[in-house]
A computed fold for a 266-nucleotide RNA from a Syntrophomonadaceae bacterium, annotated as Bacterial large signal recognition particle RNA. Of the family's consensus pairs, 93% are formed in the model. A source record names the gene ffs. NCBI's taxonomy places the organism under Bacteria, Bacillota, Clostridia, Eubacteriales, Syntrophomonadaceae. Model confidence (mean pLDDT): 77 of 100. Its Rfam family is "Bacterial large signal recognition particle RNA". Rfam links the family to the GO terms SRP-dependent cotranslational protein targeting to membrane, signal sequence recognition and signal recognition particle, plasma membrane targeting. By type it is a non-coding RNA gene. On this family, see Rosenblad et al., Nucleic Acids Res 2003: "SRPDB: Signal Recognition Particle Database".

RNA sequence: CCGCGCUAGACGGGGAGGUAGCGGUGCCCUGUAACCUGCAACCCGCUGUAGCAGGGUUGAAUUCCUGGACCGAGGGCCCGUCUUGUGGGGUCCGGCUCGGGUAAGUGGCGAAGAUGUUUGGGUCCUGCGCAAUGGGACAUCCUGAACCGUGUCAGGUCCGGGAGGAAGCAGCACUAAAGGAUCAAUCCCGUGUGCCGCAGGGGAGCCUGAGCGGAGCUAACCACCCGAGUAACGCUCGGAAGGCUGGUUCGAGGCCAGGUGCGCGG
Numbered sequence: 001c002c003g004c005g006c007u008a009g010a011c012g013g014g015g016a017g018g019u020a021g022c023g024g025u026g027c028c029c030u031g032u033a034a035c036c037u038g039c040a041a042c043c044c045g046c047u048g049u050a051g052c053a054g055g056g057u058u059g060a061a062u063u064c065c066u067g068g069a070c071c072g073a074g075g076g077c078c079c080g081u082c083u084u085g086u087g088g089g090g091u092c093c094g095g096c097u098c099g100g101g102u103a104a105g106u107g108g109c110g111a112a113g114a115u116g117u118u119u120g121g122g123u124c125c126u127g128c129g130c131a132a133u134g135g136g137a138c139a140u141c142c143u144g145a146a147c148c149g150u151g152u153c154a155g156g157u158c159c160g161g162g163a164g165g166a167a168g169c170a171g172c173a174c175u176a177a178a179g180g181a182u183c184a185a186u187c188c189c190g191u192g193u194g195c196c197g198c199a200g201g202g203g204a205g206c207c208u209g210a211g212c213g214g215a216g217c218u219a220a221c222c223a224c225c226c227g228a229g230u231a232a233c234g235c236u237c238g239g240a241a242g243g244c245u246g247g248u249u250c251g252a253g254g255c256c257a258g259g260u261g262c263g264c265g266g
Base pairs, nucleotide, nucleotide: 001266002265003264004263005262006261009058010057011056012030013029014028015027020047021046022045023044024043035055036054037053038052039051064259065258066257067256068255070254071253074250075249076248077247078246080244081243082242083241084240086238087237088236089235092234094233095230096229097228098227099226100225101224102223105221106220107218108217109216116212117211118210119209120208121207122206123205124201125200126199127198128197129196130194131193132191133190134189135188136187137186139182140181141180142179143178149174150173151172152171157166158165159164
């Protein structure tokens, strides 16, 4: 060095979670030529050589083992920052609303006279009147009674020898009660009525007339100050999700370097 047989090993690994810890079942990533059966989340199996039990394949190397300030899928954690949505706060020269104040600015009123002050009237109240309006009375008209209203009463009835007389239904006319219409005037009552009149009262404000006097008045806008409130927004505090930057940790896989047994025969 070659051949045969065997043995260690290998037949996937990793992350999060879970666990005292390790491995597994379920999830995710990676990867393959990369075994089979049974067990298991109210878990299953183990104990640092950390799945167990049974079976199978391969086997000293492209496949096993060790190392790496190398590359690196993916996961975990942390700081910062931004966005979104969410809960709270009410201190902020923030925002918004309301009230009060100031009067330098914009505006309005003002020598055709401001604020102020005096005075008359009105607005207000009471009484009376007038008017308006509503109702009633009175008045006029219409309708209006089987009998128990009036008049006239056909027919019929009654009395009478007769002349004649009597009561009287229907009809017609009229009327009472009642109903309806009109209602100029008059009278009575009422009124959420009145550019009305008279008398009295009241006088805070407002309107208006007159007088005095002679330069301010106002606070709509803007500005500032004070106070009260609000919490859409800004601000602030908390927790959530997502994006980005950075750090840290684990890390499949790749790459590189090195290592690997026993027996027999040639």